[in-house]
Molecule: Lysine riboswitch aptamer
């Protein structure tokens, strides 16, 4: 002095990630309300009990939504940003209560995935050809690593990768 290693700050990727709000579409001339006809008793409100509620169903006209899910924009945070999954354990919500059970959220734990991107008549969710999720394929990108000596080679996984500073018992 330098290396293997720890550690703390700072950055980097790019159609970058997420969340408030705002528009807008779709959902929908649907759900519902009402006036008029018409048909029909066995059910109906997640499933069983137990209560309580309500008649059901088409038509015509007359009014007519909303919410999950989404897309565009501003703004804020941010670069394991975050997100998928899986578990229980809380909250919501499905007329109430009890036993499950469907959906949604919330914090925890496991596993997984470096990033968007395009295609998929392969599987879910969804009213949906929209979007989302899981699968496959595909080329592109950053970063490292080996290879190699200038070509779009190979691999790798964010527990990474750059860069500054500390600490370095071991070598």
């Nucleotide at each position: 002095a330098u290396c293997a290693u720890g550690g703390a700050u700072a950055g980097a990727g790019g159609c970058g990630c997420g969340g408030c709000g705002c528009u807008c579409a779709u959902g929908c001339g649907u759900a519902c309300c009402g006036u008029g006809g018409g048909a029909c008793a066995a059910g109906g409100c997640c499933a069983g009990g137990c209560a309580g509620c309500c008649g059901u169903c088409c038509c015509c006209c007359g009014g007519g939504a909303g919410a999950g899910g989404g897309a565009g924009c501003u703004c804020c945070g941010c670069c394991g940003a975050a997100g998928a999954u899986c578990g229980a354990a809380c909250g919501g919500u499905c007329u109430g209560c009890c036993u499950g059970g469907g959906c949604c959220g919330u914090g925890c734990g496991g596993u997984c995935u470096g990033g968007g991107c395009c295609g998929u008549a392969g599987g879910g969710a969804a009213a949906a050809c929209a979007u989302c999720c899981c699968g496959c394929g595909g080329a592109c990108u950053g970063u490292c690593a080996c290879g190699a000596g200038u070509a779009u080679g190979u691999g790798g996984a964010g527990c990474g990768c750059u860069a500054u500073c500390c600490a370095g018992a071991g070598g």